[in-house]
RNA sequence: CCAGACGGCUGGGCGAUCGCUGGUGGGGGCAACCCUGCUGGAGGAAAGUCCGGGCUCCACGGAAAUGCGGUGCCGGCUAACGGCCGGCGAGGGUGACCUCAGGGAAAGUGCCACAGAGAACAGACCGCCCGUGCCGGUGCUGCCAGCGAUGGCGCCACCUCGCGGGUAAGGGUGAAACGGUGCGGUAAGAGCGCACCGCGCCCCUGGUAACAGGGGCGGCAGGGCAAACCCCACCGGGAGCAAGACCGAAUAGGGGCGGCCGGCGAGGCGCGAAAGCGUUGACGCAGGGGCAUUUCCGCCCCGUCGCCCGGGUUGGUCGCGUGAGGCGCGCAGCAAUGUGCGUCCCAGAGGAAUGGUCGUCCCGUUGCCGCGCGAGCGGGGGCGGACAGAACCCGGCUUACAGGCCGUCUGGCAAU
Numbered sequence: 001c002c003a004g005a006c007g008g009c010u011g012g013g014c015g016a017u018c019g020c021u022g023g024u025g026g027g028g029g030c031a032a033c034c035c036u037g038c039u040g041g042a043g044g045a046a047a048g049u050c051c052g053g054g055c056u057c058c059a060c061g062g063a064a065a066u067g068c069g070g071u072g073c074c075g076g077c078u079a080a081c082g083g084c085c086g087g088c089g090a091g092g093g094u095g096a097c098c099u100c101a102g103g104g105a106a107a108g109u110g111c112c113a114c115a116g117a118g119a120a121c122a123g124a125c126c127g128c129c130c131g132u133g134c135c136g137g138u139g140c141u142g143c144c145a146g147c148g149a150u151g152g153c154g155c156c157a158c159c160u161c162g163c164g165g166g167u168a169a170g171g172g173u174g175a176a177a178c179g180g181u182g183c184g185g186u187a188a189g190a191g192c193g194c195a196c197c198g199c200g201c202c203c204c205u206g207g208u209a210a211c212a213g214g215g216g217c218g219g220c221a222g223g224g225c226a227a228a229c230c231c232c233a234c235c236g237g238g239a240g241c242a243a244g245a246c247c248g249a250a251u252a253g254g255g256g257c258g259g260c261c262g263g264c265g266a267g268g269c270g271c272g273a274a275a276g277c278g279u280u281g282a283c284g285c286a287g288g289g290g291c292a293u294u295u296c297c298g299c300c301c302c303g304u305c306g307c308c309c310g311g312g313u314u315g316g317u318c319g320c321g322u323g324a325g326g327c328g329c330g331c332a333g334c335a336a337u338g339u340g341c342g343u344c345c346c347a348g349a350g351g352a353a354u355g356g357u358c359g360u361c362c363c364g365u366u367g368c369c370g371c372g373c374g375a376g377c378g379g380g381g382g383c384g385g386a387c388a389g390a391a392c393c394c395g396g397c398u399u400a401c402a403g404g405c406c407g408u409c410u411g412g413c414a415a416u
Base pairs, nucleotide, nucleotide: 001412002411003410004409005408006407007406008405009404010403012361013360014359015358016357017356018355020041021040022039023038024037025036026035027034028033043387047398048397050396051395052394053393054392055240056239057238058237068236069235070234071233072232073087074086075085076084077083088102089100090099091098092097103231104230108229109228110225111224112223125171126170127167128166129165130164131163132162133161136159137158138157139156141154142153143152144151145150179197180196181195182194183193184192198220199218200217201216202215203214204213205212206211244318245317246316247315254309255308256307257306258305259304260303263285264284265283267280268279269278270277271276287302288301289300290299291298325344326343327342328341329340330339331338332337362385363384364383365382366381368379369378370377371376
């Protein structure tokens, strides 16, 4: 210098001006309100609402089991977690480093497409080997005929073809073929035998552990899939700030008491021996009103005034920010984290403010002008500067993000 890995920080600055919003003070006003001052006012993700908690209400006597849901190497941290830190193992990368739903497949069930002979109680398609059959062919050789060339019959071996068996070495199929490599062995082969590797069991050593290293034994049983059921271990009541608590207007409606008014009837109650009288807004009829209007039918509603009581709606107040809080320094720890001291108080409202404009600086980009042989230097313009927006709070995870800065490390090249 180039290429990369990992971690952290930042997320435009200043000024002017016009606004928005929480709090608090002064002045005016009977009050509503008006004027004016001071002060606070988004994020690293405020987002998705995925996980864990605080808080609130509801449910619940305890324990266990079953079911359902979740988590899943080991150790640590934490209020808790599916989070974080440190390790282990496996895989990837030359490397820094990255990735992993990473318990159990010798409890059981199930699945393993296509291809392939065979896919889990393995499997002979080709090939290899042994045996055997017949037609044919080739070779060798025996017997017979012939003077001979030659011909006929037969034995054996090989080849083509068929049959019976052996064989999992080789080929071929597949994501995967029932340990791998080599030597021996064999008719050919085969853990059939042996060595090494792998695997399983036992022991020893190191480590808290996951696990690692070593030794012995075993000829190899037990393919893969649990993000299929399942088994094992651990965790888990439900709903959520529209939680929840309090105060409570007008109007309408409910109840009580009182005053006043009111057609008929039945019934009740009171008085009375009875006739009857009184009372009763509870019932029926009549009457009135409403369903756009008219008729019929149907349905619904119906005293009025005053005072009082209780429930709820609109609304208001609280919940609501001193908290697993921020910052600095120290200590313990590899770290996550814990702890001590000091210091600070830092938005909270309602569908909901935290912004707009201008100037200037900064960064990026793109033309222009001048100077210079040139690398370039100077000047002056245009455009752009992300993702996003608190709503009870906190810890995480995930996702989005223009650009800038810092640190540690790796590989390569060059120079010293």